[in-house]
RNA sequence: AUGAUGGUAAAGGGAGAGAUUACCGGUACGUACCCGUUCCGGUGACGCCGAAGGAGUAAGCCUUGACCGGUGAAUCUCUCAGGCAAAAGGACCUGUACCGGACG
Numbered sequence: 001a002u003g004a005u006g007g008u009a010a011a012g013g014g015a016g017a018g019a020u021u022a023c024c025g026g027u028a029c030g031u032a033c034c035c036g037u038u039c040c041g042g043u044g045a046c047g048c049c050g051a052a053g054g055a056g057u058a059a060g061c062c063u064u065g066a067c068c069g070g071u072g073a074a075u076c077u078c079u080c081a082g083g084c085a086a087a088a089g090g091a092c093c094u095g096u097a098c099c100g101g102a103c104g
Base pairs, nucleotide, nucleotide: 006099007098008097009096011094012093013092018046020045021044022043023042024041025040026039028037029036030035047084048083049082053080054078055077056076060071061070062069
């Protein structure tokens, strides 16, 4: 002096699936009252989604005479959790800044 893999930060992009239904509570509006309409939240029911997280798993490797066993990835599978208008979240991707210092 070059500045790889990688890490951190914020920014940008980022899918899927019921604005379902019952009850309870609250807001606003209408109403003499009962009540009705609208929106929000909670709890349950049925139906779904997979890209926070979580769990399972192949080849291979280790071990054994062998079996058993251990290790072993995911965007695969499961849906515990989470989610199913908007908002929020969101694996992953992009460039930017910084850290770092492989190779030469």
Model confidence (mean pLDDT): 82 of 100.
Glycine riboswitch aptamer from Paenibacillus allorhizosphaerae, 104 nucleotides, folded computationally.
It matches the Rfam family "Glycine riboswitch aptamer". Clan: Glycine riboswitch clan.